This is a predicted structure of an 89-nucleotide RNA (c-di-GMP-I riboswitch aptamer) from Anaerobacillus arseniciselenatis. It matches the Rfam family "c-di-GMP-I riboswitch aptamer". About the family: GEMM was predicted in a large-scale screen for bacterial structured RNA regulatory elements. Rfam links the family to the GO term cyclic-di-GMP binding. The coordinates come from a structure-prediction model, not an experiment, and the mean pLDDT is 84. The sequence is in RNAcentral, with records from Rfam and Ribocentre.
[in-house]
RNA sequence: CGUACGAAAGGGCAAAACCAUUGAAAAAUGGUGACGCAAAGCUACAGGGGCUUCAUUGAAUAAAUUUAAUAUGCCAGCCAGUUUCCGAA
Numbered sequence: 001c002g003u004a005c006g007a008a009a010g011g012g013c014a015a016a017a018c019c020a021u022u023g024a025a026a027a028a029u030g031g032u033g034a035c036g037c038a039a040a041g042c043u044a045c046a047g048g049g050g051c052u053u054c055a056u057u058g059a060a061u062a063a064a065u066u067u068a069a070u071a072u073g074c075c076a077g078c079c080a081g082u083u084u085c086c087g088a089a
Stems, first nucleotide, its partner, number of pairs: 005087002012037002017032006035077001041082003047079002049075003055070006
């Protein structure tokens, strides 16, 4: 120095829940809050997987409406890709 690994120290992030805002929803952002995390940093047209259906299309119905399919909407705290702090054994 590299790869793997995870003792210590310093710091970092922040699940659920509740409140507010945005949104059709999934969800996001902020506050409170810590379940956890060595990448819980970044990447959602490199890929797999998952969530939602305003809208569109099909079906049922006299209609209201119901239902099925489909991301162009999302999830990086599902896998993955990529970069990376510290350094005892």